[in-house]
Context: one part of a larger RNA
RNA sequence: AACGAACGCUGGCGGCACGCCUAACACAUGCAAGUCGAGCGCCCCUUUCGGGGGGAGCGGCGGACGGGUGAGUAACGCGUGGGAACGUACCCUUUUCUAAGGAAUAGCCAUUGGAAACGAUGAGGAAUACCUUAUAAGCCCUUCGGGGGAAAGAUUUAUCGGUAAAGGAUGGGGCCGCGUUGGAUUAGCUAGUUGGUGAGGUAAUGGCUCACCAAGGCUACGAUCUAUAGCUGGUCUGAGAGGAUGAUCAGCCACACUGGAACUGAGACACGGUCCAGACUCCUACGGGAGGCAGCAGUGGGGAAUAUUGCACAAUGGGGGAAACCCUGAUGCAGCCAUGCCGCGUGUGUGAAGAAGGCCUUCGGGUUGUAAAGCACUUUCAGUUGUGAGGAAAGGUUAUAAUUUAAUAAAUUAUCACUGUGACGUUAACAACAGAAGAAGCACCGGCUAACUUCGUGCCAGCAGCCGCGGUAAUACGAGGGGUGCAAGCGUUAAUC
Numbered sequence: 001a002a003c004g005a006a007c008g009c010u011g012g013c014g015g016c017a018c019g020c021c022u023a024a025c026a027c028a029u030g031c032a033a034g035u036c037g038a039g040c041g042c043c044c045c046u047u048u049c050g051g052g053g054g055g056a057g058c059g060g061c062g063g064a065c066g067g068g069u070g071a072g073u074a075a076c077g078c079g080u081g082g083g084a085a086c087g088u089a090c091c092c093u094u095u096u097c098u099a100a101g102g103a104a105u106a107g108c109c110a111u112u113g114g115a116a117a118c119g120a121u122g123a124g125g126a127a128u129a130c131c132u133u134a135u136a137a138g139c140c141c142u143u144c145g146g147g148g149g150a151a152a153g154a155u156u157u158a159u160c161g162g163u164a165a166a167g168g169a170u171g172g173g174g175c176c177g178c179g180u181u182g183g184a185u186u187a188g189c190u191a192g193u194u195g196g197u198g199a200g201g202u203a204a205u206g207g208c209u210c211a212c213c214a215a216g217g218c219u220a221c222g223a224u225c226u227a228u229a230g231c232u233g234g235u236c237u238g239a240g241a242g243g244a245u246g247a248u249c250a251g252c253c254a255c256a257c258u259g260g261a262a263c264u265g266a267g268a269c270a271c272g273g274u275c276c277a278g279a280c281u282c283c284u285a286c287g288g289g290a291g292g293c294a295g296c297a298g299u300g301g302g303g304a305a306u307a308u309u310g311c312a313c314a315a316u317g318g319g320g321g322a323a324a325c326c327c328u329g330a331u332g333c334a335g336c337c338a339u340g341c342c343g344c345g346u347g348u349g350u351g352a353a354g355a356a357g358g359c360c361u362u363c364g365g366g367u368u369g370u371a372a373a374g375c376a377c378u379u380u381c382a383g384u385u386g387u388g389a390g391g392a393a394a395g396g397u398u399a400u401a402a403u404u405u406a407a408u409a410a411a412u413u414a415u416c417a418c419u420g421u422g423a424c425g426u427u428a429a430c431a432a433c434a435g436a437a438g439a440a441g442c443a444c445c446g447g448c449u450a451a452c453u454u455c456g457u458g459c460c461a462g463c464a465g466c467c468g469c470g471g472u473a474a475u476a477c478g479a480g481g482g483g484u485g486c487a488a489g490c491g492u493u494a495a496u497c
Stems, first nucleotide, its partner, number of pairs: 001496001005493005012344006019336001020302001025300003029297003034061003039058002042055005068255003077180006086172001091168005097162002099133004109122005139148003153160003181227003188218003193215008230252004234245004257278005280291004308334001310333003316330001317328004347377004357368004381438001383433005391424001395419003399415005441486005446467003452481005462469002
């Protein structure tokens, strides 16, 4: 100097930040990912018979983002620079097509098993769910003859979709050079190991996998083993070089009770998906089931130590939707904490009888000390009352114009007008009112080191960062007075430069 700090004493206000560093310990409860009726059929309620609302289900898109944590990892993990053998939903641009059929199934109904979780059988039955056929500009394969492969409609007259192909954008996968902690009281390590041929596999290169062949590959410029550790931008310190560090914020990586596996999908080997095994907890009718806070709050535990089971989607952003809108513990805010940084205040001027009291005294006085009182003022902040921005863009209604059209329907876009949405919020800010009124402590005073005396104690009690104080005159212990330094803080402790 600095801190994600803790402890002791003390504590007025505000702004901005920050807040489990320990047990990646276990978790009660609530919420954290839904949405679409303009894809589909059905059931219920309501109706002014136009319609409106609700429900479970099929289907689509999204649950691979956002949020958390740092266990593992000394590694192409990260940082930086550079290659080629690859994907990329939604979005943008360009082009092609959107034809004809079919068979199922959930919900529902009936029967039925089970304590439950959850099922079984039968009937009927929809789609942008599934399948077949046709077609193929471009696409893929090709022995260059040829062969292969697609789609989905909806509402209603104009849009939204669907298929195929090319390009872009975005965001990823993969490879390489260099850099990236300690230990040699770790010196040898390696059989898919190193390379080749062929095949398989992948979106893609490759021992990635397999068969065969060869015997290689790494290592004292530290392999292997072991310990420790997420990496970086940064942060702290320092004149710098360096050293230490990796909280908050941002980028990347890894993980999601422990271990393993795949499915779906453009994308996962998936925190709030599936399956298996294990530990633990819970329910059970003992046959069998359910669960995963390293999401936000919160609980127990651990610990020197770290907050509310809050409000709102008003803004920003995200998912779904044509939209209205719905969802969003992301986020915006509020609450708690002097944890930090910054700002303000605790009054101002005057006031010598140098009051009283305290302390010291050589008893003369000195000091506390203009300090107080007194007098004259002010009212920041807090308090009370009132006024009151900005954060609001959108959305809706009407009108006008343009586009589109047969159309003055409808729709879209633009403009004007009107209307209209705020969690924070008793907002910020401003005005008025009252009265010095409500607001100062902590550490130190032997030297280092700014600041001295009296009493008590008597190597005791105690102090102490180092030197060292204390055994009867202690400026070093304890207390009083006085002083010094910082100040809503001041000291101490831990670790760092």
Molecule: small-subunit ribosomal RNA, 5' domain
Organism: uncultured prokaryote